[in-house]
Context: one part of a larger RNA
RNA sequence: GGACGAACGCUGGCGGCGUGCCUAAUACAUGCAAGUCGAACGAGCAGUUGAUAACUAAGUGCUUGCACUUGACCAUCAACUGCGAGUGGCGAACGGGUGAGUAACACGUGGGUAACCUGCCCCGAAGCGGGGGAUAACAUUUGGAAACAGGUGCUAAUACCGCAUAACACCUCUGACCACAUGGUCAGAGUUUGAAAGGCGGCCUUUUGGCUGUCACUUCGGGAUGGACCCGCGGCGUAUUAGCUAGUUGGUAGGGUAACGGCCUACCAAGGCAACGAUACGUAGCCGACCUGAGAGGGUAAUCGGCCACAUUGGGACUGAGACACGGCCCAAACUCCUACGGGAGGCAGCAGUAGGGAAUCUUCCACAAUGGACGAAAGUCUGAUGGAGCAACGCCGCGUGAGUGAAGAAGGUUUUCGGAUCAUAAAACUCUGUUGUUAGAGAAGAACGUGGGUGAGAGUAACUGUUCACCCAGUGACGGUAUCUAACCAGAAAGCCACGGCUAACUACGUGCCAGCAGCCGCGGUAAUACGUAGGUGGCAAGCGUUGUCC
Numbered sequence: 001g002g003a004c005g006a007a008c009g010c011u012g013g014c015g016g017c018g019u020g021c022c023u024a025a026u027a028c029a030u031g032c033a034a035g036u037c038g039a040a041c042g043a044g045c046a047g048u049u050g051a052u053a054a055c056u057a058a059g060u061g062c063u064u065g066c067a068c069u070u071g072a073c074c075a076u077c078a079a080c081u082g083c084g085a086g087u088g089g090c091g092a093a094c095g096g097g098u099g100a101g102u103a104a105c106a107c108g109u110g111g112g113u114a115a116c117c118u119g120c121c122c123c124g125a126a127g128c129g130g131g132g133g134a135u136a137a138c139a140u141u142u143g144g145a146a147a148c149a150g151g152u153g154c155u156a157a158u159a160c161c162g163c164a165u166a167a168c169a170c171c172u173c174u175g176a177c178c179a180c181a182u183g184g185u186c187a188g189a190g191u192u193u194g195a196a197a198g199g200c201g202g203c204c205u206u207u208u209g210g211c212u213g214u215c216a217c218u219u220c221g222g223g224a225u226g227g228a229c230c231c232g233c234g235g236c237g238u239a240u241u242a243g244c245u246a247g248u249u250g251g252u253a254g255g256g257u258a259a260c261g262g263c264c265u266a267c268c269a270a271g272g273c274a275a276c277g278a279u280a281c282g283u284a285g286c287c288g289a290c291c292u293g294a295g296a297g298g299g300u301a302a303u304c305g306g307c308c309a310c311a312u313u314g315g316g317a318c319u320g321a322g323a324c325a326c327g328g329c330c331c332a333a334a335c336u337c338c339u340a341c342g343g344g345a346g347g348c349a350g351c352a353g354u355a356g357g358g359a360a361u362c363u364u365c366c367a368c369a370a371u372g373g374a375c376g377a378a379a380g381u382c383u384g385a386u387g388g389a390g391c392a393a394c395g396c397c398g399c400g401u402g403a404g405u406g407a408a409g410a411a412g413g414u415u416u417u418c419g420g421a422u423c424a425u426a427a428a429a430c431u432c433u434g435u436u437g438u439u440a441g442a443g444a445a446g447a448a449c450g451u452g453g454g455u456g457a458g459a460g461u462a463a464c465u466g467u468u469c470a471c472c473c474a475g476u477g478a479c480g481g482u483a484u485c486u487a488a489c490c491a492g493a494a495a496g497c498c499a500c501g502g503c504u505a506a507c508u509a510c511g512u513g514c515c516a517g518c519a520g521c522c523g524c525g526g527u528a529a530u531a532c533g534u535a536g537g538u539g540g541c542a543a544g545c546g547u548u549g550u551c552c
Base pairs, nucleotide, nucleotide: 001552002551003550004549006548007547008546009545010544013399014398015397016396017395018394019392020391021357026355027354028353030352031351032350035090036089037088040087041086044083045082046081047080048079049078050077051076052075057070058069059068060067061066062065097310098309099308107234108233109232110231111230112229113228116227117226121223122222123221124220125219126218127217129163131161132160138153139152140151141150142149143148169192171190172189173188174187175186176185177184178183198215199214200213201212202211203210204209236282237281238280243273244272245271248270249269250268251267252266253265254264255263285307286306287305288304289300290299291298292297312333313332314331315330316329335346336345337344338343363389365388366387367386371385372383373382374381375380402432403431404430405429412423413422414421415420437489438488439487440486441485442484446479451474452473453472454471455470456469457468458467496541497540498539499538500537501522502521503520507536508535509534510533511532517524518523
């Protein structure tokens, strides 16, 4: 000199863009952060409409106990709408947080898998036949303070289970080609294994069904995406850590896995690593990057992006395409809460917020309008992701606190050799402007997809529905009456901090008298201190200026 997630002191006008618990991975009150689908399914409740039968009321007719009409209530059935539980599907493994652990194939980089998996998505081939038994909800009942648990009875499905049908899938065998350590590709033969007759429409028939559109479903092959495993190299301190290792190193066989492998087990052999630093201890998430520096290098790991690890502590598996799973389950432990003492409930390192710790770090805000995500055919619902607003000079950048004229060199302050000098064109005064400010008015872009309606065209169909494309119209903004613009008004409201002995730009007076004090180094102060304190003046930077800390 530069830099900072900074803090402290004094001071403080505005805007834009960023940033904001570095300490206790300490404990957490309260609210929210993951739902969605009725176009998979049955039942319940509420409402509307329609139909049916019985009863009843009123009116009319008359053979006085029947018919007709109307209305209300109730019951049953059907259709539609809504609601909240339940079965079922998909999602919840993403997104968001933190850096405790980890010196490791964790990360970076470059390769490998002839040793692998991959829901949703895309392309291609084929299929979607025929049956069955349950169960939740519900009803009833038992136990319990509760959490919840059990019994009996009923019912549905795209829930569950058999059967039929298949080969390019699995396994075995044969042949050809390619590799060469087991293998891979193609062709052929044999065995085994599958699905939801589904949902919503349209047309024709109407008992059923037929044709068809679309969304789903099943099997196989390929792709894409995401992941798994293996290897070379690279990045830290201590030798006042020198030896370490028994599933250890290798083999055979088996098990296990999506897959290779001591990954695991049995047996056999006695190996394996290490001064090119094994092992141990300490410290630490890694990288793109960021800071500094001419570079080489050194330092850092906040924000943003990639990877990893973790979710009160330790362990475990289940479900699933994917987890050994932050807002899932089980066990153990510590802590907190409820209890009828028998037993239960919980996990902010999500967003806000609280206590504590600390030099120190924000609102218990608005909205799904945009971008993105989950579900859904869609409308849409959810989304503390995200978009925004709020607080903080915490940082960077920009703007302002006026501009011009103005000598009687005013008053006043300071100083003086008493002549003067200086603050000083500075002020006043006059003219102008109105950035910013105040008031009033106008007022965006961010909105496009998608959706609804209409028209036309293409493919397809016997035709329709539907679908794709193009055009037109409608509607959709949290921020926000914000940005911005216009008009009016008044210089009216907006400057401080540090330094002035040398290094180092900037000097005098008074007070003090080795005292009080200053200080980064040299050093200053003991009666004329440019070094202490105050004042005037000056210098530097400026909404900041100094100090402290850390790094180059």
This is a predicted structure of a 552-nucleotide part of an RNA (small-subunit ribosomal RNA, 5' domain) from an uncultured bacterium. Its mean pLDDT, the model's own confidence on a scale to 100, is 81.